Record summary
A computed fold for a 112-nucleotide RNA from uncultured Pseudonocardia sp., annotated as SAM riboswitch aptamer (S box leader). The coordinates come from a structure-prediction model, not an experiment, and the mean pLDDT is 81. Its Rfam family is "SAM riboswitch aptamer (S box leader)". From the family's description: The SAM riboswitch is found upstream of a number of genes which code for proteins involved in methionine or cysteine biosynthesis in Gram-positive bacteria. Its family is annotated with regulation of gene expression in the Gene Ontology. The source organism's lineage runs through Bacteria, Bacillati, Pseudonocardiales, Pseudonocardiaceae and Pseudonocardia.
[in-house]
RNA sequence: CUCAUCCAGAGGGGUUGAGGGACCGGCCCGUUGACACCCCGGCAACCGGCGACGCCGUUUCGCGUCGAUCACGGUGCCAAUUCCGACCCGCGCCGCGCGCGGGGAAGAUGAG
Numbered sequence: 001c002u003c004a005u006c007c008a009g010a011g012g013g014g015u016u017g018a019g020g021g022a023c024c025g026g027c028c029c030g031u032u033g034a035c036a037c038c039c040c041g042g043c044a045a046c047c048g049g050c051g052a053c054g055c056c057g058u059u060u061c062g063c064g065u066c067g068a069u070c071a072c073g074g075u076g077c078c079a080a081u082u083c084c085g086a087c088c089c090g091c092g093c094c095g096c097g098c099g100c101g102g103g104g105a106a107g108a109u110g111a112g
Stems, first nucleotide, its partner, number of pairs: 001112006011040005019029003024085003041078003046074003049070001050067006082106001087103007
C1' cells in the first nucleotide's frame, strides 16, 4: 500500500500502584486496585493444517467450494457496538438541536 472483517463470543490468579478507555468532545472504568506485565483458563475461526464434496491433469504439481455439528499449529481477542459522537447525505420533529438510516474519515485485527 491492497483486500476482508469489526451490533456475536470469551476471566481467574500473581506483580505493581494511578491513571486508563488511540486522538478531540462526551460518557464511562479505576485505591472495593483500573491500565500494564506474567501465569493459567477461555472465545473465535483470519491463515496453515485436517475433513467432506467437486474440478484440472497424467507435463504428477495442484485448484475451488463447504465445515454451528474440526480446533492440532501461527496470529488475534476476552468492560461498554471500534463505548458513543466527531465530516457528508437523506428522513422525522416548529426548533437551538435531537432521533433514525446510509456513506465517509480515523483506528484495530488478519492475509498478501